The RNA shown here (transfer RNA) has 73 nucleotides and comes from a Candidatus Doudnabacteria bacterium. The organism belongs to Candidatus Doudnaibacteriota, within Bacteria. Rfam family: tRNA. The family's RNA type in Rfam is transfer RNA.
């Protein structure tokens, strides 16, 4: 330099061919216990790496760009 895959909550990952962004763990509150943990119930947490474009509407489609991983030279 070229090709491919990836970037979404604190962490690990979903989200079908565009239509309200979810789960588990972690966190907070509660129930229960003499108390703690486990358990159960609930709550909060996201400018979907960045910028622009298409569209009534973009995590999803297009362009550019940053970073990570793999392959080729």
């Nucleotide at each position: 330099g070229c090709c491919g895959a990836g970037a979404u909550a604190g962490c690990u990952c979903a989200a079908u061919u565009g239509g309200u962004a979810g789960a588990g763990c972690a966190g907070c509150g509660g129930u229960a216990u003499c108390g703690u943990a486990a358990a159960c119930c609930g709550c909060a947490g996201g400018u979907u790496g960045g910028a622009g474009g298409u569209u009534c509407a973009a995590u999803u489609c297009c362009u550019c760009u940053u970073c990570u991983c793999g392959g080729c030279u």